This is a predicted structure of a 1567-nucleotide RNA (small-subunit ribosomal RNA) from Desulfococcaceae bacterium HSG9. Taxonomically the source falls in Desulfococcaceae (Bacteria, Pseudomonadati, Desulfobacteria, Desulfobacterales). The prediction has a mean pLDDT of 83. Rfam family: Bacterial small subunit ribosomal RNA. Rfam links the family to the GO terms ribosome and structural constituent of ribosome.
[in-house]
RNA sequence: AAACCGGAGAGUUUGAUCCUGGCUCAGAAUGAACGCUGGCGGCGUGCUUAACACAUGCAAGUCGUACGAGAAAUCUUCAGCUUGCUGAAGAGAGUAAAGUGGCGCACGGGUGAGUAACGCGUGGGUAAUCUGCCUCCGAAUCGGGGAUAACAUUGCGAAAGCGAUGCUAAUACCGGAUAAAAUCUUUUUGGCUCAGGUGAAAAAGAGCAAAGGUGGUCUCUUUUAAAAAGCUACCGUUCGGAGAUGAGCCCGCGUACCAUUAGCCUGUUGGCAGGGUAACGGCCUACCAAGGCGACGAUGGUUAGCUGGUCUGAGAGGAUGAUCAGCCACACCGGAACUGGAACACGGUCCGGACUCCUACGGGAGGCAGCAGUGAGGAAUUUUGCGCAAUGGGGGAAACCCUGACGCAGCAACGCCGCGUGAGUGAUGAAGGCUUUCGGGUCGUAAAGCUCUGUCAGGCGGGAAGAAAGUGUUGUAAGCGAAUAACUUGCGACAUUGACGGUACCGCCGAAGGAAGCACCGGCUAACUCCGUGCCAGCAGCCGCGGUAAUACGGGGGGUGCGAGCGUUAUUCGGAUUCAUUGGGCGUAAAGGGCGCGCAGGCGGUUUUGUAAGUCAGAUGUGAAAUCCCGGGGCUUAACCCCGGAAGUGCAUAUGAAACUAUAAGACUUGAGUAUGGGAGAGGGAAGCGGAAUUCCUGGUGUAGCGGUGAAAUGCGUAGAUAUCAGGAGGAACAUCGGUGGCGAAGGCGGCUUCCUGGACCAAUACUGACGCUGAGGCGCGAAGGCGUGGGGAGCGAACAGGAUUAGAUACCCUGGUAGUCCACGCAGUAAACGUUGAUCACCAGGUGUGGCGGGUAUUGACCCCUGCCGUGCCGGCGUUAACGCAUUAAGUGAUCCGCCUGGGGAGUACGAUCGCAAGAUUAAAACUCAAAGGAAUUGACGGGGGCCCGCACAAGCGGUGGAGCAUGUGGUUUAAUUCGACGCAACGCGAAGAACCUUACCUGGAUUUGACAUCCCGGGAGUUCUGUUGAAAGACGGAAGUGCCUUUAAUCGGGAGCCCGGAGACAGGUGCUGCAUGGCUGUCGUCAGCUCGUGUCGUGAGAUGUUGGGUUAAGUCCCGCAACGAGCGCAACCCCUAUCUUCAGUUGCCAUCGGGUAAUGCCGGGAACUUUGGAGAUACCGCCCCGGUUAACGGGGAGGAAGGUGGGGAUGACGUCAAGUCCUCAUGGCCUUUAUAUCCAGGGCUACACACGUGCUACAAUGGUAUGUACAAAGGGAAGCGAAUUCGUGAGUAUGAGCCAAUCCCAAAAAGCAUAUCAAAGUUCGGAUCGGAGUCUGCAACUCGACUCCGUGAAGCUGGAAUCGCUAGUAAUCGCGGAUCAGCAUGCCGCGGUGAAUACGUUCCCGGGCCUUGUACACACCGCCCGUCACACCAUGAGAGUUGGCUGUACCAGAAGUCGUCGGGCCAACCCGGAAGGGACGCAGGCGCCUAAGGUAUGGUUGAUGAUUGGGGUGAAGUCGUAACAAGGUAGCCGUUGGGGAACCAGCGGCUGGAUCACCUCCUUU
Repeated sequence: AAACCGGAGAGUUUGAUCCUGGCUCAGAAUGAACGCUGGCGGCGUGCUUAACACAUGCAAGUCGUACGAGAAAUCUUCAGCUUGCUGAAGAGAGUAAAGUGGCGCACGGGUGAGUAACGCGUGGGUAAUCUGCCUCCGAAUCGGGGAUAACAUUGCGAAAGCGAUGCUAAUACCGGAUAAAAUCUUUUUGGCUCAGGUGAAAAAGAGCAAAGGUGGUCUCUUUUAAAAAGCUACCGUUCGGAGAUGAGCCCGCGUACCAUUAGCCUGUUGGCAGGGUAACGGCCUACCAAGGCGACGAUGGUUAGCUGGUCUGAGAGGAUGAUCAGCCACACCGGAACUGGAACACGGUCCGGACUCCUACGGGAGGCAGCAGUGAGGAAUUUUGCGCAAUGGGGGAAACCCUGACGCAGCAACGCCGCGUGAGUGAUGAAGGCUUUCGGGUCGUAAAGCUCUGUCAGGCGGGAAGAAAGUGUUGUAAGCGAAUAACUUGCGACAUUGACGGUACCGCCGAAGGAAGCACCGGCUAACUCCGUGCCAGCAGCCGCGGUAAUACGGGGGGUGCGAGCGUUAUUCGGAUUCAUUGGGCGUAAAGGGCGCGCAGGCGGUUUUGUAAGUCAGAUGUGAAAUCCCGGGGCUUAACCCCGGAAGUGCAUAUGAAACUAUAAGACUUGAGUAUGGGAGAGGGAAGCGGAAUUCCUGGUGUAGCGGUGAAAUGCGUAGAUAUCAGGAGGAACAUCGGUGGCGAAGGCGGCUUCCUGGACCAAUACUGACGCUGAGGCGCGAAGGCGUGGGGAGCGAACAGGAUUAGAUACCCUGGUAGUCCACGCAGUAAACGUUGAUCACCAGGUGUGGCGGGUAUUGACCCCUGCCGUGCCGGCGUUAACGCAUUAAGUGAUCCGCCUGGGGAGUACGAUCGCAAGAUUAAAACUCAAAGGAAUUGACGGGGGCCCGCACAAGCGGUGGAGCAUGUGGUUUAAUUCGACGCAACGCGAAGAACCUUACCUGGAUUUGACAUCCCGGGAGUUCUGUUGAAAGACGGAAGUGCCUUUAAUCGGGAGCCCGGAGACAGGUGCUGCAUGGCUGUCGUCAGCUCGUGUCGUGAGAUGUUGGGUUAAGUCCCGCAACGAGCGCAACCCCUAUCUUCAGUUGCCAUCGGGUAAUGCCGGGAACUUUGGAGAUACCGCCCCGGUUAACGGGGAGGAAGGUGGGGAUGACGUCAAGUCCUCAUGGCCUUUAUAUCCAGGGCUACACACGUGCUACAAUGGUAUGUACAAAGGGAAGCGAAUUCGUGAGUAUGAGCCAAUCCCAAAAAGCAUAUCAAAGUUCGGAUCGGAGUCUGCAACUCGACUCCGUGAAGCUGGAAUCGCUAGUAAUCGCGGAUCAGCAUGCCGCGGUGAAUACGUUCCCGGGCCUUGUACACACCGCCCGUCACACCAUGAGAGUUGGCUGUACCAGAAGUCGUCGGGCCAACCCGGAAGGGACGCAGGCGCCUAAGGUAUGGUUGAUGAUUGGGGUGAAGUCGUAACAAGGUAGCCGUUGGGGAACCAGCGGCUGGAUCACCUCCUUU
């Protein structure tokens, strides 16, 4: 100097957010176990389960210096001799073994069953006690006696053992003497305590003791030397005192859970007396009294040894009680005493019981929870080791003996600690593995190679410390003594003792040689890829992975972490502030009692004085050691060990302080209360009275309906209803006033009057003097419904009946209607009993209503205005809150007291208890199951919610579809195949802008296999042309002709490009699968007006604002306002066509003017005006005027204009949605196929046909058909083409072929129209299907299967049910024309022009959409979510006739051993009497009695297990029935209660808003 060092979070509820709240994880720890693996050492630790049972060995003996007695084997010697036997002596040996006696065995060691207790812990008391051995002090140790074991003889018994007779000793046993300071009794004195008492001094009296042993010695005495007595030393013995140690008892405080254990106790509580104990005491007995304990938890039940400590934690705490230490309890289970200082005794005794063993069946023996060890149990826990060398213990004078205490060793990675398995260098980045985008990357300086080192292990050698004491020998000093002896004590010298163990440690030798695994790699959580698998196999701590591209399964490679270990499991604390003292909450998340009164308890105004219990301060004692912490020290370090300190927050004692609390006494008035005066009020109870209305009855008038509903019906009515008038009866409720008005504690209270009665408020004074607040239990009140008894009963109305509705309708609606609703008296005791907000007090901005009472001002008065108190509303600031919100009536800031909460479900249920007539109420769990359940707010979506707006959405119109025939597509069916795709809108005249072959993908059959097609390699060949046989063709097998191009060379040979043939393999090929692996493209909402961003601001946040609002627009178009200001993608505009004009240009187009010509025609010259063509421009902007509007945006009207308010049309499609469509356009990942799923060919099919649907065409006719004549387009196309004119043909067409590569020629006739004629209402002169015949055209080929023509035939159909489609102007309707595809084939598709309407009041409704708002239990977003019965499987649980165990109570029976008491006739050494015999006394056996263990009988309580059957509960991908809830959930929902019903539920009564929407009232805010 130090002993001060300290607090982390994450995942998971949601589309997202904040909060609440549970579950889970990361950490540390362990007497652990399991899996894989395993080199060495040190230090520790090791039956947590069966206090289950134990074989075997050992664990407590020792003392000959207490005592008597005392071998043997063997050896030596001697004797006898029958020469291998007997005897004797000595040694062995006073040894072994046994016995008497002493001390020890009550320590040490084990275990934790019991115990909830003075058992333990802590602090005290003992004046209520004991204490062997040990220490100190004092005194003493005299003198006698009788036995007994051993031993000997002998009896019984299998044994264990038990006797009988006879000897003997003691420090064994028993009298006697002596004895005090000790004990007891009595008396006196003075102290200390006082609650009893206590100790001191003095006097008197009484009783009580002993044992000797060993060594030495002879001064004294005796005897014969030498001994004895004696002396002496030591050890013992006795009495007493003191100490130390240990023990007993008592007390304060602390010490688990359950109240679903609330009352318990009869020796119980106390007293007196006695007994008993070392000692107090009901500890025991008799008697007397009636007490004692308990909500501050008695009694009962369950569990448990307690503590120092240990683990964890920042701490406070929580959990735990192995090893070490203290205490307690136990020793096979139960009971009991004996001995002893101490035991009711682990290795003692007796008895009962169970079990095991021995037995000759008569009887006996035993107790490992000591150390080892065995079996069993169990997931699981060691050697039947060595030694007393050390430490400690017992005995002994000592040597020494004993010691499974202990010291060591062995086994086990069980734990902690330390060390090693090598170090340096080394890039062709080797080989190989894995992977790859095929380039590479990675394992990886890793390896190999080169250079080193030598820990551990191995071998060889050396080698400590633990040892000191004791003892022996010897030297010396002191004591004792006569002594230099002996003995005792001290100090030296020498000698002697080691289990571990030849161990630790050291040296040498050789050698990188012998030494690395385990878990993990989706997030939490450090670490990623390939293959396999395909909701399978499997993983998983939580969330969750796996259904063909799995970083989550299994394997490989790689990586991460730890490392002789690593993971898993179990348990504890932590995180968890998730029981909250530190340190939480209760309006809506779980949570305020329905309300009051009030005992106990808790808390309590101002002031004075005292006390000192709490409180505070320093002090003293204690808080064992070890542990933790700090500082040192020792093992090479560490773990570990040692020393010193600190700490131990506690308890106790004594002293002091007096602010606060408390307490005692006194005072005060502001809290509280009382008195006086006032007014307000649906406050309560009782009695009486009143009118309106409903119903019923009677009578009158009156006639056919009434009633009821969405619409109806049941019902009532011609026997006269409803309606109406009059009269009467009866019950219930009290319109208007009436009001977020009043009163009450709450429930609740409403006509009027009277009586009785409670409370609050205001005003002013007076009085009492803290009398107060809260309130567990307790008591009372307590809506509706319900129950009991008796009344009453008009209306309403559960149940019930009928009628409707409906798929059903046990409902909603209707007609009836019983309990009930009403009264009286009882019971019941619950509600969304809610402000979901306990009561009381204080403080903290305001504004504005309203009720009651006052004050001021003013007035004639009433108002108005200002103001105080008490109620009752709204808005709002600070503050607060998760947010919503609350906000002086707090959910703000503080204080006091009570109640309640701790994830969801199971469940407010079961069992038990209390209450109740019952219904039921109150109290109130667990098993099991889930990872959520929940609150507030956000964005969407949705609503059989609301508001505003738009759209051919409806309406107003026109024309269709749906009926017919046909065409075409689809479904279905069929088939060898009828290829495939598309399926509400947004599939279905769609892909298909055109299937006879081809197409073609399908089917049948025939063929090919590097392939029909691409690239590369090798060999041969010119490209090519003609042709034969066979075959359905593809193909197969042949024949003939012929020698090209570029380059090179003298010419060739060569080389190259291209093509053909043959060959090998890489590969080709696939309209095979997956559009849910994709790109691209497309549809759709929707040409709807929306979708977003930056910065700022608001909000904890998701998010909001902007983008909402007021207007306006086709438009998020624009304007104004505004915490927003800007911007982007969309809208609009820019683009194209069209409508008007200008200008330029003028052929193939045009022709006004001029000329020419014709039968006629821009036919010709010419013209450039017009039309037209196509370039460039112009024009339209709410620009102008008026009105409206906010001075705006804009709207209405007008002028002008070709056109007027985006002029008309087109192109243009925001962010996104639909896993929308397409792998069969194309591209493409993965998978599959490769003599086939590829390729070629022929034929067939895609064209089928009981049927259903979609889209069309043609019609049904006269606004028409037919016939004849006649007029006017636009836009297109044309060379394998369009094809004029002419010919032939009835016609489709044909023959020939002019012109045209197109403003020139052709297709080409436009048609409806117009004019004339006819038809005359019919299945027709409508309609044209179908069929027969004959043809034409295209094409290799029209059979399946083309189009067209002519003649004939002449079907259905007479305007179309329910339903449904299109269209708002050059539109619908109607009429024709053209084009693409195409050899041919259109009613389809894409375009073009001609003729050319009707209607729109308007936005209630249907559909779709946009914006705002609202509700939501939806977010896969209403095609959502979700409830209950039933059926099936599994799980736990309640009831249950009972059955069977554990624990325990009460009563009784019986009663071993034993203590105690009593008797003791039998027996009896010590003492007494006696000469003796004998007697007495004591004692013993034995008997009896009390108590009592085990046992038995009866009857209870409690707690388990099990039980036919039964009840509900929970869980379980796709079961059944409905649809109760969430939106106004389609009847608003919910709470309580009653009734009903397959089920969710329905209905009645009362209540709540945690109900949407509209209207009204009131209040508030702003102006």